RNA sequence: AUAGUUCUCUUGGGGUGUUUUUCUUAACCGAAGAUCUGAGAUCAUACCCAGGAACCUGACCCGGAUAAUACUGGCGCAGGAAAGAGGCUACAGGGGGUU
Numbered sequence: 001a002u003a004g005u006u007c008u009c010u011u012g013g014g015g016u017g018u019u020u021u022u023c024u025u026a027a028c029c030g031a032a033g034a035u036c037u038g039a040g041a042u043c044a045u046a047c048c049c050a051g052g053a054a055c056c057u058g059a060c061c062c063g064g065a066u067a068a069u070a071c072u073g074g075c076g077c078a079g080g081a082a083a084g085a086g087g088c089u090a091c092a093g094g095g096g097g098u099u
Base pairs, nucleotide, nucleotide: 002090003089004088005087007086008085009084010083011050012049013048014047016044017036019034022031023030055080056079057078061074062073063072064071
């Protein structure tokens, strides 16, 4: 020089659903809580992510579960998607010394 990285700082990107149960209502809606999954459910100075499954499109998609839902698997060696510096590790090449 190059490559990697579970590190640090700064900067930036992203998501925020479901309803068996409460209140109100003729009912829908709405309100504050509560339930479910999860790192995180616009509670957050939080959480996650930055060369890629954070997240978006496809998607009012398909299969399986569930009270219900991106709950789960497929889709997906598909497309898009936000970076710089320092440190650490590995190590090529060059020079010198020793054996």
The RNA shown here (TPP riboswitch aptamer (THI element)) has 99 nucleotides and comes from a Sphingobacteriales bacterium. The RNAcentral record of the sequence draws on Ribocentre. Taxonomically the source falls in Sphingobacteriales (Bacteria, Pseudomonadati, Bacteroidota, Sphingobacteriia). It matches the Rfam family "TPP riboswitch aptamer (THI element)". For this family Rfam cites "Thiamine-regulated gene expression of Aspergillus oryzae thiA requires splicing of the intron containing a riboswitch-like domain in the 5'-UTR" (Kubodera et al., FEBS Lett, 2003).